[in-house]
RNA sequence: GGCGGUGUAGCAUAGUCUGGUCUAUUGCGCAGGACUCAUAAUCCUGAGGUCGGGCGUUCAAAUCCCCCCACCGCCA
Numbered sequence: 001g002g003c004g005g006u007g008u009a010g011c012a013u014a015g016u017c018u019g020g021u022c023u024a025u026u027g028c029g030c031a032g033g034a035c036u037c038a039u040a041a042u043c044c045u046g047a048g049g050u051c052g053g054g055c056g057u058u059c060a061a062a063u064c065c066c067c068c069c070a071c072c073g074c075c076a
Base pairs, nucleotide, nucleotide: 001075002074003073004072005071006070007069010028011027012026020059030046031045032044033043034042052068053067054066056064
């Protein structure tokens, strides 16, 4: 330099293919509560997201187009 893949909460992930409504999913973690003499385990509730950044298309974009950034892989 060329090609491809990945990027979603503190961490790990679903959703993307085939755009759609309401509050963006689940687990761990975190906060509060229940249970217990107490702790653990278990159960309930809650907070936490510019969906990597920007632009465009559309009535509507995490999802589609384009550019950029970071990381990974292959080729040279």